[in-house]
Predicted 3D model of a 75-nucleotide RNA (transfer RNA) from a Rikenellaceae bacterium. Rfam family: tRNA. Rfam links the family to the GO term triplet codon-amino acid adaptor activity. The sequence is in RNAcentral, with records from ENA. The same sequence occurs in records of 2 taxa.
């Protein structure tokens, strides 16, 4: 410098290609119940403006351009 790739909830993930209900699962945190307590199950609840900006659209995590930050490849 040129190319891929990965970026979603504290955390590890899916959804992306092929745009349409209210953004989702597991763990973790809180509160309930069950238990003599602990460990466990169940059940509920917070918690995201989808790395960031712009653009197309009647609508965008998704599609399109810049841009960040990591990781690989080549020079």
């Nucleotide at each position: 410098c040129g190319g891929g790739g990965u970026g979603u909830a504290g955390c590890u993930c899916a959804g992306c290609c092929c745009g349409g209900u209210u953004a989702g699962a597991g763990u973790a945190u809180c509160g309930g119940u069950c238990u003599g307590g602990g460990g466990g199950a169940c059940c509920g609840a917070g918690g995201g403006u989808c790395g960031c900006a712009a653009g197309u659209u009647c609508g965008a995590a998704u599609c399109u351009u810049g841009u960040c930050a990591c990781c690989c490849c080549g020079a």